[in-house]
């Protein structure tokens, strides 16, 4: 440079293919416990990677642009 995938909570990942953005781990309180650990319970957390566009309605479709992985040269 060209293709081509991917970007959603602190991480790991869903969102049934356009219709109210969740879940397992952290992490905060709080129950067991002499005290931790493990278990339980409840809280916090996101302008969905950025700018635009289609739509009554976008994480989802298009579309430039940034980051990143994989091919080609």
């Nucleotide at each position: 440079a060209g293709g081509u995938c991917u970007g959603u909570a602190g991480c790991u990942c869903a969102a049934u293919u356009g219709g109210c953005g969740g879940a397992g781990c952290a992490a905060u309180c709080g129950g067991c416990u002499c005290c931790a650990a493990a278990c339980c319970g409840a809280u916090c957390g996101g302008c969905u990677g950025u700018g635009g566009g289609u739509u009554c309605a976008a994480a989802u479709c298009c579309u430039g642009c940034c980051a990143g992985g994989c091919c080609u040269g």
Record summary:
RNAcentral holds the sequence, with entries from ENA. This is a predicted structure of a 73-nucleotide RNA (transfer RNA) from a Candidatus Microgenomatia bacterium. It matches the Rfam family "tRNA". By type it is a transfer RNA. From the family's description: Transfer RNA (tRNA) molecules are approximately 80 nucleotides in length.